[in-house]
RNA sequence: CCGUGCAGGGUGGGGGGGUAGCGGUCCCCUGUAUCCAAAACCCGCUAUACGUGGAGCCCAUGGGCUCCCCGAGAGGCGGGGUGGCGGAAGCGGCCUGGGAGAGGAGGCGAUGACGGCCGAGCCCCCUGCGACGCAGGCCGGUGAACCCCGCCAGGCCCGGAAGGGAGCAACGGUAAGCCGUCACCUGCGGGUGAUAGGGGAUCCCUUGGCCCGAGCUGGCUGCCCGGGUGCGCCCGGAGGCCUUGGCCCCGACGGGAGCCCGCACGG
Numbered sequence: 001c002c003g004u005g006c007a008g009g010g011u012g013g014g015g016g017g018g019u020a021g022c023g024g025u026c027c028c029c030u031g032u033a034u035c036c037a038a039a040a041c042c043c044g045c046u047a048u049a050c051g052u053g054g055a056g057c058c059c060a061u062g063g064g065c066u067c068c069c070c071g072a073g074a075g076g077c078g079g080g081g082u083g084g085c086g087g088a089a090g091c092g093g094c095c096u097g098g099g100a101g102a103g104g105a106g107g108c109g110a111u112g113a114c115g116g117c118c119g120a121g122c123c124c125c126c127u128g129c130g131a132c133g134c135a136g137g138c139c140g141g142u143g144a145a146c147c148c149c150g151c152c153a154g155g156c157c158c159g160g161a162a163g164g165g166a167g168c169a170a171c172g173g174u175a176a177g178c179c180g181u182c183a184c185c186u187g188c189g190g191g192u193g194a195u196a197g198g199g200g201a202u203c204c205c206u207u208g209g210c211c212c213g214a215g216c217u218g219g220c221u222g223c224c225c226g227g228g229u230g231c232g233c234c235c236g237g238a239g240g241c242c243u244u245g246g247c248c249c250c251g252a253c254g255g256g257a258g259c260c261c262g263c264a265c266g267g
Base pairs, nucleotide, nucleotide: 001267002266003265004264005263006262008059009058010057011056012030013029014028015027016026020046021045022044023043024042034055035054036053037052062261063260064259065258066257067256068255069254073250075248076247077246078244079243080242081241082240085236086235087234090233091232092231093229094228095227096226097225098224099223102221103220106217107216108215115211116210117209118208119207120206121205123200124199125198126197127196128195129193130192132189133188134187135186136185137184139180140179141178142177148173149172150171156165157164158163
């Protein structure tokens, strides 16, 4: 130096997420690094945790480990922005109730304002009258084969006869009932009335009379006392989204320094 075998290793790394925790499957970064299988109520593990099982390949122009620098990138904290949600103490906006009567256009008023008194209406109750409706009476019509009436042909019965009797139909009438008329009478009714009378309530409104004698009203603006809304300002624990010349942690790729790489047999 070569070959064979064994041993020790390697065959990417990192961040996030997840986990009690460490890895993997998942997402992302780096950038090129053998292949296969399974893996989220999951797979392999336990601070000796930086995967498991199988196949292949590599270990000196190589491989592995530790530390430092740089730093892609992710994460956390902080800062800024934005929208949404909630709140109702305050300010503003909007809507709204009441008060006072300041400003002021207009209107009414000596043909009498405001105020006061009396009355009428409007409101409530009762009664009368009227109208309307209903029922009954009155009136008209109809209305019983027999058990309703009158008159009773024929026929029937009694009688020697004269005569008498009961009585169907027809005719005439009547009762209940039914139909109608509603002029008149009676009773009843009510969201009934250009109605009469009585009582009550009230001073908002309309109206008449009397007294008094100068104000009354006022859209709008402003003022005072409230109520509502949650629109803007404002406030709010945690959170969503976007962003970051800040801080922290990890940190691929790259650069630098140091350390390690064994054993046996044969040629």